Predicted 3D model of a 74-nucleotide RNA (transfer RNA) from a Coriobacteriia bacterium. It was read from a public genome assembly. The prediction has a mean pLDDT of 81.
[in-house]
RNA sequence: GCGGCGUUACCUCAGCAGGAUAGAGGACCCGGCUACGAACCGGGGCGUCAGGGGUUCGAAUCCCUUACGCCGCA
Repeated sequence: GCGGCGUUACCUCAGCAGGAUAGAGGACCCGGCUACGAACCGGGGCGUCAGGGGUUCGAAUCCCUUACGCCGCA
C1' cells in the first nucleotide's frame, strides 16, 4: 500500500434479507429475605448503535468516507 472482519449500555454480547418505544446477562442503585452478609426474589437508572455524509416515507441494519482494533496479502 491492497483486501477482509469488527466497533451497539460501565463490561460481555444479541439484533444487521430496512419498519413497532433499541434488547439480554453481569455490574451498579433501591427494596424484600437474613441476626449480618452471600445466594435468591422484585423493582430501577444507564445508549450521539465509533464519527461524518448519502439513499429512503422510514437506517443499528444499505452505500460512501474517516478513525480505531484484529487478520491476511504484498
Lineage of the source: Bacteria > Bacillati > Actinomycetota > Coriobacteriia.
It matches the Rfam family "tRNA". Rfam classes the family as a transfer RNA. About the family: Transfer RNA (tRNA) molecules are approximately 80 nucleotides in length.